[in-house]
Molecule: Guanidine-I riboswitch aptamer
Organism: Paenibacillus illinoisensis
RNA sequence: AAAUGUUUUCUAGGGUUCCGAGCCACCCGACUGGCUGACUGGUCCGAGAGAAAACGCAUUGGGAGAUUAAACCUGAUGUACACGGCGGGAUAAAAGCCCGGGAGA
Numbered sequence: 001a002a003a004u005g006u007u008u009u010c011u012a013g014g015g016u017u018c019c020g021a022g023c024c025a026c027c028c029g030a031c032u033g034g035c036u037g038a039c040u041g042g043u044c045c046g047a048g049a050g051a052a053a054a055c056g057c058a059u060u061g062g063g064a065g066a067u068u069a070a071a072c073c074u075g076a077u078g079u080a081c082a083c084g085g086c087g088g089g090a091u092a093a094a095a096g097c098c099c100g101g102g103a104g105a
Base pairs, nucleotide, nucleotide: 005055006054007053008052009051010050013045014044018042019041020039021036022035023034024033025032056079057078058077059076060075061074062073063072081101083104087099088098089097
């Protein structure tokens, strides 16, 4: 700032910058270098139409306060629905990320 809202954590999913793993070269060995993500993994990215939570918003109850009221504290309910390309963009690279609740249906 926003209002069928925002953020955080996680997951589906994703690739390969780093770590690890594997292969190769050098080597007594070590160190080092190169290659591989149709390498399980760690770091990392990650949902409008996935999950959970917090805050916010709307309506409303109670408390205290006040006496025209407001501000304050604390509860309850709600926060719906949702098929979706091609193509392009960022990052090391890719994706259910972004273009995008787009074009369409």